[in-house]
Parts: sequence; structure tokens; C1' cells
RNA sequence: CAGGUGAACCGGGUGACCGCUCCCCGAUUUAUCGGGGGGAGGAAAGUCCGAGCUCCACCGGGCAGGAGGCUGGGUAACGCCCAGGGUCCGGUAAUGUAAGUUAUCGGAUACGGAAAGUGCCACAGAAACAUACCGUCCCGAUGUAUCGGGAUAAGGGUGAAAUGGUGAGGUAAGAGCUCACCGCCCCGAUGGCGACAUCGGUGGCGGGCAAACCCCCUUCGGAGCAAGACCAAAUAGCAGGGAAGAGGACGCCCGGCCUCGUUAUUACCCUCGGGUAGGUCGCUUGACCCCGAUGGUAACAUCGGGGCUAGAUAGAUGGUCACCACCCCGAUUCAAUCGGGGUACAGAACUCGGCUUACAGGUUUGCCUGGCCC
Repeated sequence: CAGGUGAACCGGGUGACCGCUCCCCGAUUUAUCGGGGGGAGGAAAGUCCGAGCUCCACCGGGCAGGAGGCUGGGUAACGCCCAGGGUCCGGUAAUGUAAGUUAUCGGAUACGGAAAGUGCCACAGAAACAUACCGUCCCGAUGUAUCGGGAUAAGGGUGAAAUGGUGAGGUAAGAGCUCACCGCCCCGAUGGCGACAUCGGUGGCGGGCAAACCCCCUUCGGAGCAAGACCAAAUAGCAGGGAAGAGGACGCCCGGCCUCGUUAUUACCCUCGGGUAGGUCGCUUGACCCCGAUGGUAACAUCGGGGCUAGAUAGAUGGUCACCACCCCGAUUCAAUCGGGGUACAGAACUCGGCUUACAGGUUUGCCUGGCCC
């Protein structure tokens, strides 16, 4: 310097003129004027999680259903964040014949259980809870290239995956057949809050999938600002029909059981018909933002000080001009300069903590690979 892979930030600025909207003050008098102050994001998006807030239910107990899933901490809470652990991938160094192991750096991680049960692994392949296609070795026939019988799972082929791996011995040829070293399961000791790690030991060695059903642990009332509260105005319910005799019906949403309460109609269900769609609040002071100190590896917590930063309702937060900034092209091979063009994704609607997705261009930084120079 280039490429790759992770993380964080910015994403236009200044001036003038005109316009819109909210709040405060004053005048005016009833709808205007003057002065002052404020006015769209990092995602406002998706509506995916979690809450605040509002209303409804709750005498209680089960089932069903939904969600989460390594450990510890943070938080109002979470499927989020922080710190660790395991596994996998890549680099560097050391060690070893090798397989591997140790240390360190970066990345990924849907990471409880396959020894409770059921189920699936297509095709290919000899064979996917089991086996011999090629090959190798032994014996016989035959005669020079084939056949038959037996042994084998080291080598090759198929596949995502094929009797754990490397090396040596051994064997007719081979195989945990034997041995050494590794890997995995199991047992014990030590350390740690814990996930786990280290060491030692005996015997063993045929999978994978639970983002398949399932099992285990934890957790979960419902509906939502079009929630809800108030004011004003208007109108037409003597309307029609229905099931069930308490074993029925109803009691917030979806399905069901037990229990409890109400109930024979003014509840409930169905059909037909009528009025209203206006206004005010909710509506922005918040688990809020900034600075400092203390504690903590950190996320974050506590304390002190400072700040007020949209509130619309068919939905305001803008338009024009000039200069600057950044990017691209050309004048010219460079610098300066000149000319032309462009500047992303995108727009609050009760609020907040997250996740996910989109994004022209620019800035900072960890690690890896390659090149050049010292």
C1' cells in the first nucleotide's frame, strides 16, 4: 500500500429573504399584529421482544397453550447487555516420528437431554444399528489367463457420515490382535460461586439429527392511546324470534375440567330498525440528557452539580439564492487553479429499553493474507 474479516462514529455547514407550527409576554378586541424562545432519526422503518401507562377479570386448583435454555453478573424487564466457560474455524510460537498437545491473537456459536421412549438419515454405495464392489492373502483346478472355495477390513471406490486416530510389533494377508502415545465415555482427588479445568486410574471403543415428536428446568392474566376520561348535541325500540328447568346460561381473550357466585328474565344469542361520528383531556418532566467523584475487569450502580431539548390532528418542522465542505469527470502528466455534475437510507403521532433491516460518501481502530522499504 492492497484485499479480507470484526467494532465504533459522522452523514452536511454558514449567511440572506420568504413561508408554516407550538409556547410565553403585550396590544387589540375577537381574529389579527408585535417581541422573545423551540420545532423530525440513527434508524423516526419493521411492529419482532420487554415494559411504563389505561381499562377489564381474579375464591381457588389442574390441564392445555406460548416463550426461553452453557455459567455468573447487570437491568423496571427482556429473546437484551457485560464478564467468563465449552465446541468449531483461522494465524503465530513451542513440542512431538506422527496423530496430536500447550500458550497466545482474532472470528463464529439455535451451547439443557440421544444411556426414558418413538421416529428419520433420500440418492449413491457391498453396507447407514450393518456389511464385502475392487483389492490383498491361502488352497484347488486349469494352463497362462480364468474359475471355484476360504480368510480379511490395513489400501481404493461411494457418500454429509463407513468398526476412533498415529506409530511400531505381529500375521498367510490383516484387524485394539498386542504395545506406546493421543482422542472419547466412566470413576476418584484437587481448584473454582459456577459453567468447568488440572492430575491420577481401571476397563472399554459403530454414528448423526431434538431449528424432529418428546423429556427436564425456568417463566407467562387479557386487551390496547383507534387504551381510557370528560363535555356538548341528536334519536325510535311498549319491535320480532330463540335454547335450556340448574346436569342449562352467564361471569376479561382462546380451548377444556373441578370449585365458587348470579340467574327464568330487564341476563344471553339471532333478525330488523333508528341517532351520533363534534370538542377538550390523555399529549410530553421522562426507569430522561450532560459533566464530575466514588465503587466495579466490565455492563452498570450510588452521590453531587447543571439542563428542559417537537406535540401536529388530514396531520406543521419548509422553499429560493449565494458561498463553503465531500465525491466523480474533464482541461494537463503532477501541484495550484478553472469548468461540469452529484451528495445516501429516509419523515415523529402515548413514551421508553432492545433486536432486525436500509444506507452515496467520510473518519478511527483490532486481527489475518499478500507486496514494497528499513